[in-house]
């Protein structure tokens, strides 16, 4: 380095379930018997949040940003890309370079605050068709609608320290 062959691992709006619904089997259960339905308990199950965006390191923290949607998407547990302090690198901000300090922003993009115009746009639901379980139910193709944070492009306003070196 190349084969074989096992196992495991593949998930970050993401995993899980001791509650609660709910579904099957068993099994107890008043009447003369019987059978169901309800109830109860044991057992195995099933459900428990639709996407969009979000990671430089390191330590600390906890109901970590957006909307859809109207359902138990209730409750509850982990995790986390969030937030907070250090640190690293890079943009902007002295007429220009360096460097060093502040301040704001940023991690492949970039100062702060504003006007204008233009683009790009989720998924569940919902129909429709299948596949898979006695069953709760769960999976897949297809078709169809709709956002928000925010992003991207374009033309413009406003505005943003210092100090040192060294050339001109």
């Nucleotide at each position: 380095c190349a084969g074989u062959u096992u196992a495991a691992u593949a998930a970050a709006g993401c995993g899980c379930c001791a509650g609660g619904g709910c579904u099957g089997u068993a099994c107890a259960c008043a009447a003369c018997g019987a059978a169901a339905c309800a109830u109860g308990u044991a057992c195995a199950g099933u459900u428990g949040a639709c996407g969009a965006g979000g990671a430089g390191g390191a330590g600390g923290u906890u109901c970590a940003u957006c909307g859809a949607g109207c359902g138990u998407u209730c409750g509850g547990c982990g995790g986390a890309u969030g937030c907070c302090u250090c640190c690293c690198g890079g943009u902007u901000g002295c007429c220009a370079c360096a460097c060093u300090u502040c301040a704001a922003c940023u991690g492949a993009u970039c100062g702060u605050c504003u006007g204008u115009a233009u683009g790009a746009g989720a998924a569940a639901c919902c129909a429709a068709a299948g596949a898979g379980g006695c069953g709760a139910c769960u999976c897949u193709u297809u078709g169809u609608c709709c956002a928000a944070c925010g992003c991207a492009u374009g033309c413009g306003g406003a505005u943003a320290a210092a100090g040192u070196g060294c050339u001109u």
The RNA shown here (glmS glucosamine-6-phosphate activated ribozyme aptamer) has 168 nucleotides and comes from Halobacillus sp. A1. The coordinates come from a structure-prediction model, not an experiment, and the mean pLDDT is 76. It was read from a public genome assembly, where an Rfam model found it. Its Rfam family is "glmS glucosamine-6-phosphate activated ribozyme aptamer". Rfam describes the family as follows. This entry contains a glucosamine-6-phosphate activated ribozyme that is found in the mRNA for GlmS. GlmS is an enzyme that uses fructose-6-phosphate and glutamine to generate glucosamine-6-phosphate. Rfam classes the family as a riboswitch.